Predicted 3D model of a 77-nucleotide RNA (Glycine riboswitch aptamer). The coordinates come from a structure-prediction model, not an experiment, and the mean pLDDT is 77. It was read from a public genome assembly, where an Rfam model found it.
RNA sequence: AUGAACGGUUCGGGAGAGACCGCCUUGCGGCGCCGAAGGGGCUAAAAACUCUCAGGCAAAAGGAUCGAAUCGGGACG
Numbered sequence: 001a002u003g004a005a006c007g008g009u010u011c012g013g014g015a016g017a018g019a020c021c022g023c024c025u026u027g028c029g030g031c032g033c034c035g036a037a038g039g040g041g042c043u044a045a046a047a048a049c050u051c052u053c054a055g056g057c058a059a060a061a062g063g064a065u066c067g068a069a070u071c072g073g074g075a076c077g
Base pairs, nucleotide, nucleotide: 006072007071008070009069010068011067012066013065018031020030021029022028023027032057033056034055038053039051040050041049
């Protein structure tokens, strides 16, 4: 400073998959399934690819991530 990357906060958007079955029903067990918190694998590095450990499979909540506002930040010049 007509302020890059990146980060915080607020607002808005934001997918998939059984409201399955049994039992001694805030729980335990069984079968099926999802991929978008996190984690692992692959890779020069990564990924929305892959695994499904964790998590999830009515709604709510959560949610990678996208947009806007704002605060911080201080790269190039």